Source information
Predicted 3D model of a 91-nucleotide RNA (ZMP/ZTP riboswitch aptamer (pfl RNA motif)). It matches the Rfam family "ZMP/ZTP riboswitch aptamer (pfl RNA motif)". Rfam links the family to the GO terms one-carbon metabolic process and regulation of purine nucleotide biosynthetic process. The literature on the family includes a 2015 paper in Chem Biol by Trausch et al., "Metal Ion-Mediated Nucleobase Recognition by the ZTP Riboswitch". Of the family's consensus pairs, 95% are formed in the model.
RNA sequence: UCCGCCCGUCGCGACUGGCGCUGCAGGUGAAGGUGGACCCAACCACCGGGAAGCGACGAGGCGCUUCACGCCGCGCGCCUGGGCACCACAC
Numbered sequence: 001u002c003c004g005c006c007c008g009u010c011g012c013g014a015c016u017g018g019c020g021c022u023g024c025a026g027g028u029g030a031a032g033g034u035g036g037a038c039c040c041a042a043c044c045a046c047c048g049g050g051a052a053g054c055g056a057c058g059a060g061g062c063g064c065u066u067c068a069c070g071c072c073g074c075g076c077g078c079c080u081g082g083g084c085a086c087c088a089c090a091c
Base pairs, nucleotide, nucleotide: 003063004062005061006060007058008057009056010055011054012053015050016049017079018078019077020076021075032047033046034045035044036043048074070084071083072082
């Protein structure tokens, strides 16, 4: 110096479902809101929120006592279906 990781800022961002259960609040309200489907199912649209990861930039730190045994969506459970990272192969 390059590269990788940590940190910060900015941008992009797939995916964000079904049913059931519990639950805030001394009149009522109930697990995002509105509308429409569905159990041979587990979706559609808009809004709010979340979001792994990807990219760029930047100072500093770390780099073999290391790395991995994964990560992501609105409380929990049972399911359904995806995405991302990593590894291998093919084009």